[in-house]
Molecule: small-subunit ribosomal RNA
Organism: Treponema pallidum
RNA sequence: AUUUUGGUUUAGAAUGAAUGUUGGUGGUGUGUUUUAAGUAUGUAAGUUGAAUGGUAAGGAAGUGAAUUUUUGUUUUUUUAGAGUGGUGGAUUGGUGAGUAAUGUGUGGGUAAUUUGUUUUUGAGAUGGGGAUAGUUUUUAGAAAUAGGGGGUAAUAUUGAAUAUGUUUUUUUGGAUGUAGUUUUUGAGAGGAAAGGGGUUGUGGUUUUGUUUAGAGAUGAGUUUGUGAUUUAUUAGUUUGUUGGUGGGGUAAUGGUUUAUUAAGGUGUUGAUGGGUAUUUGAUUUGAGAGGGUGAUUGGAUAUAUUGGGAUUGAGAUAUGGUUUAGAUUUUUAUGGGAGGUAGUAGUUAAGAAUAUUUUGUAAUGGGUGAAAGUUUGAUGGAGUGAUAUUGUGUGGAUGAGGAAGGUUGAAAGAUUGUAAAGUUUUUUUGUUGAUGAAGAAUGAGGAUGGGAGGGAAUGUUUGUUUGAUGAUGGUAGUUGUGUGAAUAAGUUUUGGUUAAUUAUGUGUUAGUAGUUGUGGUAAUAUGUAAGGGGUGAGUGUUGUUUGGAAUUAUUGGGUGUAAAGGGUAUGUAGGUGGAUUGGUAAGUUUGGUGUGAAAUUUUUGAGUUUAAUUUGGGAAUUGUAUUGGGUAUUGUUGGUUUAGAAUUAUGGAGGGGAAAUUGGAAUUUUAAGUGUAGGGGUGGAAUUUGUAGAUAUUUGGAAGAAUAUUGGUGGUGAAGGUGGGUUUUUGGUUGAUGAUUGAUGUUGAGGUGUGAAGGUGUGGGGAGUGAAUAGGAUUAGAUAUUUUGGUAGUUUAUAUAGUAAAUGAUGUAUAUUAGGUGUUGGGGUAUGAGUUUUGGUGUUGAUGUGAAUGUAUUAAGUGUAUUGUUUGGGGAGUAUGUUUGUAAGAGUGAAAUUUAAAGGAAUUGAUGGGGGUUUGUAUAAGUGGUGGAGUAUGUGGUUUAAUUUGAUGAUAUGUGAGGAAUUUUAUUUGGGUUUGAUAUUAAGAGGAGUGUUGUAGAAAUGUGGUGGUGUAGUGAUAUGUUUUUUGAUAGGUGUUGUAUGGUUGUUGUUAGUUUGUGUUGUGAGGUGUUGGGUUAAGUUUUGUAAUGAGUGUAAUUUUUAUUGUUAGUUGUUAGUAAGUGGUGUUGGGGAUUUUGGUGGAAUUGUUGGUGAUAAAUUGGAGGAAGGUGGGGAUGAUGUUAAGUUAUUAUGGUUUUUAUGUUUGGGGUUAUAUAUGUGUUAUAAUGGUUGUUAUAGAGUGAUGUGAGGUUGUGAAGUGGAGUAAAUUGUAAAAAGGUAAUUGUAGUUUGGAUUGAAGUUUGAAAUUUGAUUUUAUGAAGUUGGAAUUGUUAGUAAUUGUAUAUUAGUAUGGUGUGGUGAAUGUGUUUUUGGGUUUUGUAUAUAUUGUUUGUUAUAUUAUUUGAGUUGGAGAUAUUUGAAGUUAUUAGUUUAAUUUGUAAGGGAGGGUGGUGUUGAAGGUAUGUUUGGUAAGGAGGGUGAAGUUGUAAUAAGGUAGUUGUAUUGGAAGGUGUGGUUG
Repeated sequence: AUUUUGGUUUAGAAUGAAUGUUGGUGGUGUGUUUUAAGUAUGUAAGUUGAAUGGUAAGGAAGUGAAUUUUUGUUUUUUUAGAGUGGUGGAUUGGUGAGUAAUGUGUGGGUAAUUUGUUUUUGAGAUGGGGAUAGUUUUUAGAAAUAGGGGGUAAUAUUGAAUAUGUUUUUUUGGAUGUAGUUUUUGAGAGGAAAGGGGUUGUGGUUUUGUUUAGAGAUGAGUUUGUGAUUUAUUAGUUUGUUGGUGGGGUAAUGGUUUAUUAAGGUGUUGAUGGGUAUUUGAUUUGAGAGGGUGAUUGGAUAUAUUGGGAUUGAGAUAUGGUUUAGAUUUUUAUGGGAGGUAGUAGUUAAGAAUAUUUUGUAAUGGGUGAAAGUUUGAUGGAGUGAUAUUGUGUGGAUGAGGAAGGUUGAAAGAUUGUAAAGUUUUUUUGUUGAUGAAGAAUGAGGAUGGGAGGGAAUGUUUGUUUGAUGAUGGUAGUUGUGUGAAUAAGUUUUGGUUAAUUAUGUGUUAGUAGUUGUGGUAAUAUGUAAGGGGUGAGUGUUGUUUGGAAUUAUUGGGUGUAAAGGGUAUGUAGGUGGAUUGGUAAGUUUGGUGUGAAAUUUUUGAGUUUAAUUUGGGAAUUGUAUUGGGUAUUGUUGGUUUAGAAUUAUGGAGGGGAAAUUGGAAUUUUAAGUGUAGGGGUGGAAUUUGUAGAUAUUUGGAAGAAUAUUGGUGGUGAAGGUGGGUUUUUGGUUGAUGAUUGAUGUUGAGGUGUGAAGGUGUGGGGAGUGAAUAGGAUUAGAUAUUUUGGUAGUUUAUAUAGUAAAUGAUGUAUAUUAGGUGUUGGGGUAUGAGUUUUGGUGUUGAUGUGAAUGUAUUAAGUGUAUUGUUUGGGGAGUAUGUUUGUAAGAGUGAAAUUUAAAGGAAUUGAUGGGGGUUUGUAUAAGUGGUGGAGUAUGUGGUUUAAUUUGAUGAUAUGUGAGGAAUUUUAUUUGGGUUUGAUAUUAAGAGGAGUGUUGUAGAAAUGUGGUGGUGUAGUGAUAUGUUUUUUGAUAGGUGUUGUAUGGUUGUUGUUAGUUUGUGUUGUGAGGUGUUGGGUUAAGUUUUGUAAUGAGUGUAAUUUUUAUUGUUAGUUGUUAGUAAGUGGUGUUGGGGAUUUUGGUGGAAUUGUUGGUGAUAAAUUGGAGGAAGGUGGGGAUGAUGUUAAGUUAUUAUGGUUUUUAUGUUUGGGGUUAUAUAUGUGUUAUAAUGGUUGUUAUAGAGUGAUGUGAGGUUGUGAAGUGGAGUAAAUUGUAAAAAGGUAAUUGUAGUUUGGAUUGAAGUUUGAAAUUUGAUUUUAUGAAGUUGGAAUUGUUAGUAAUUGUAUAUUAGUAUGGUGUGGUGAAUGUGUUUUUGGGUUUUGUAUAUAUUGUUUGUUAUAUUAUUUGAGUUGGAGAUAUUUGAAGUUAUUAGUUUAAUUUGUAAGGGAGGGUGGUGUUGAAGGUAUGUUUGGUAAGGAGGGUGAAGUUGUAAUAAGGUAGUUGUAUUGGAAGGUGUGGUUG
């Protein structure tokens, strides 16, 4: 880097929302989601005088009394307030606490019921009685209110009469029906009522009410099928419980209630219990299936401060009624009372959060009334909130000097931008004036027609016409040559996802962030600006839901290795099931009918200027009930069949199981013999054993455990497992051929059996081995590995346990789909190989499949049936609960919290104390050094005013620097200077230019004198040059080599690196470039799904070695000639040497062997040179953010009276020390002195400098020659030879220091080189370690040159002399290549594990403590209903002459029941808690190094044991 698995995140839509910021306007919706918390104040249910007794106060009229004026009474009228009665307060309105079914949606039943008002159809309303409120009087009380006496009315109340019909009971017969039904016909018993108003001719009539009955409508009750939440870490539950019979009760069925009786009922299709929750039409999302929600609006339901109870009524178990108990608020005279906003406004608290103590009954609707009316916080309006949705506006046209300003720039310009200004125009909106709606229909009443009925009238019904009434609101709308562009734009974003970029500030800071991430000096990601994108009276954020998410998969997923097959079998429930033929019609299919309320959604119209809102019609409402038809298929049921499945008969194979018995080898041990010094053990040792005789060896005895060979990817079993022989017993399997049964099959939740090793209990046994443990080693340590001992265990019997990498990591069954080749057990056929069939077990492989790896008739292919199981990684197989076990443990099995990944397969690298192969001075074999000494030089450190700076493992350190006294110079200390030491340019002022000379000063520089006045033009002026002023700008060895170019080091002079086309793989990639040979080489050959090509290698290039040819001057001079003291000195010559040019030559060409007849290799010949002839230059793709901003160039940044520039002095040269690189030595292969021979390559004009001469010398003097094959440097040195020295700190060594000089330079003190003389330090071959080097090489020896005024032990060249050793690869180190493993990719200096310390966080447990809920037992027992009643009391009715009695009632008592409360017990669920436990998280803490490579003892797993920790060890399993 890939592919896959798999989670995380975003874009959309929606919202009763909240919040930041901003805010022109209209319409329409909507607004306490929290606390069923508490509530001041107003209001939300009244009405009726045509039911009723009456009537304060006032007006009018009459009348009486006294008479200033007042008062009594009568009639009439307007009647307040209260009462009796009727009707309504069961509707409307609010809220969702409870409720998982007495609820709700949908469809049925009611032959098991009721229904005020209402519609319709019948029939009635006779005649009596006694009270009572109001009122009056009085008593008690603070009040609320209560009691006594007197009198009174009704449509209040109550006996009696009547009964069509009706109800109940008994009963007769007929018809109908599944049925307790309906209808018809008789008999007996019981049961009603109310009046009021209008009118009138007092006869009536009409209206309304009233009684009874039938039918309807509407509403209600009850019952039933079916749909809809979660939990098994809730598995059993129930006693009126389930059913029957009798009685009671209700409008009505029913254990609804009671007595009795039976023992039932319900549940894995999830009862019971716990949690949560009103439900639905709908609403939101989605392609749909689904998922979420249940605001507004409509239906149902529950509830009214909490719990219980009844009354009235058609209807309530009612609450804007009553009663009682509790809580609470309030009042009080302390005795007692009053209250219930989850109606509407409002208030307090709570909260992220939700409105006015508004207006009207005009409209719609409701109550009441005959009506007028009255009442209505329902409702109609207004107010408030951008809370949502919808409409509209904030101007339009024109306008280029593309204005100014801003931003940016490669300085041209670009952009903001027709944008603005300007010109012209319009007036939606705003403001102002005027006008001004619709919503109003009708009612009472008036006028006028018609109909029915009646003798007529009042009346009734109906048509036309007229006729009061508006909260909103002077609002909407309309209009004015009224006004005037006037009054109106924000918000968010701009790295990717995701539409939209630049500048600047900041510098892992400030910040940003949904996710990935961003920010460490060039930030498209932060802040700001400019530009751009999105949206727009809004916009962004946050919360929630759905979508994407096929990440719960019905549509529509998986399970060998990624999460996931149960260890294995048997089998119950359940699921599913062979062939054929009838019946049926449950599923299924197709029609009809009812229903699925309206609203919503959708479609098509209508109508508000448009839209939203509103509205007519249709479709839809996927459902359900019922009914008719169809029958392929599934079901069900009746037959038949044999292919599945069994049984039986007859053969086969086998470590299948259990029990008994028995054999040999080995081991240990014991007894005895032989025999002598060790044995044993290890990487090496030691503990250990042995002279008391081991080990070794021979013989005899004992014990226990295991069964060599055969033995095999062979057999067998469901799995675990199973192996000496024999016997007994027993299970399964399989072949062939018959017979029998007739789908009896398959899978399988729970259940049951079985289940390695280890462990546990009890009793035996115990040879070997061997957790624990002891000792010896190893080690930094070694609780390990290794070693010597050794207990439990291992063995047996019998119990228990129930797990493993119990694996093929692959559930079972069945069907089907190419082959090849082994092996094992049978059969047929032919008997020669063979062929064919069937049951197992391997291997290879096609199609297919799969992410790949792979699999492939033994599927991981294709189908069917069924079961287990999975849903990111950790936390965790943990906690808690529960089941199980003697215990260890096992089974079941979460959450909080944390995190953006964890994982699979394969790929390319890198890497391994993995393997193979190969190469290099890598090692080995030699040789010379370094490391020790002195010194030179560089560096670190230290010091300093400064010791300028870069380079710092290999790949810095005699490096930049090829040369610091000044300069250089960058540093430091002083002194100066500011358009500047240097460049270009503009403007202004002065002066020809250029000089010369004083003076102050360390110099720079300052300050004077003096000479002198450019060129062209008549001139104005122009031009050149210089001084000066000002502005643009200069300047910086300041910073960043992690912004760069260029250049350089290293890997590495290693043999690699890459591409086109093709091919292969889903892909990253592979192939080519790999294999067999060969080479210094990816050099080359051969094979080959590769075939070609580029780059590197090689070659080209340069030098050196040989030679031909050509050319000869300054070189050469053989032969020849001349000349000199001497010399190619000269003539001549090109032979030779030499120099320059240009060619030849070497290519495995030739030959023998080896080899694949190749490439090549090995040996030889020839050749100056032989296999790259020897050197050099030449350095692939890349790596190292390697070095260099101080060579230069350059982006950014910084500085500008200084970090620029100039000047004198100082410093870079310091010096307890460490280190690198050199040099000189330590001596006799030497030193010293004399003498003597031989190079090459260079270099010279500010130069080199000869001969001569002076000096011991450095050198001085002088200046011939020489722009060099001509002249100078220049002397080569080691070497040779002669002498001396004699093993010593020396005649070695030369440091250090004194004195005196020379030379360069302006200057030699800090600080040059050098000469003479004197001085004469360390050092006697150097520890660990380490380095160079393979032939003209190492070693040794001089010499030249660059740099310089001068300064060389360094650098770069150059010759002279001139070795030794290897021709191998075991090892070390580096590299190449291939294969293998990998948890690595910053690539082993990698990754990573556990304890421990510290901070923080969420859990768990916990002595206790404090709440809630449910249950059981018991106690107390309000109100009330009901039952009962020897107390007390009682108008109507009855009996009676009366007194009195009866029936019935009130009150009181008693019993059953009964809420709240108390007590006790146990259950369950919260809060809190000292202490305890583990877990998570946190850049650089501690300890080890368990894992990943053979990870250095292979890993891992179940179990046991043990240790600071990771871990170790035993035993069995597994390969991942």